[in-house]
């Protein structure tokens, strides 16, 4: 980098460095000098894989030790197709993206 599978409506912030952009792309909308993004420290959330305990025919339940991940807004919303509805929305599926595990 790519392929496969699973999940994406819930959850969880303080401090420090630093100084202008950030929320993947486009549009919208929003966050941000009352200090963003990023990095560091300490917390927290979750429970994907490993581990441990327990249980079962299969499975399931629990812990949070290890490897990740996450900690503004539903993946912030839409984008493509369809159904319904009727003044612009509701729903379903897809695409794209993110994360985990396995493979190339």
């Nucleotide at each position: 980098u790519u392929c496969u599978u699973a999940u994406c409506a819930a959850g969880a912030g303080a401090g420090g460095u630093g100084g202008a952009g950030g929320g993947a792309a486009u549009g919208g909308c929003c966050c941000u000098u009352u200090g963003a993004u990023a990095c560091c420290u300490c917390g927290g959330c979750a429970g994907c894989a490993g581990g441990c305990u327990u249980u079962u025919c299969a499975u399931g339940a629990g812990c949070a030790c290890u490897g990740u991940g996450c900690u503004a807004a539903u993946u912030c919303c839409a984008u493509c197709a369809g159904a319904c509805a009727a003044c612009g929305g509701u729903c379903u599926g897809g695409a794209a993206g993110a994360u985990a595990a396995g493979g190339a």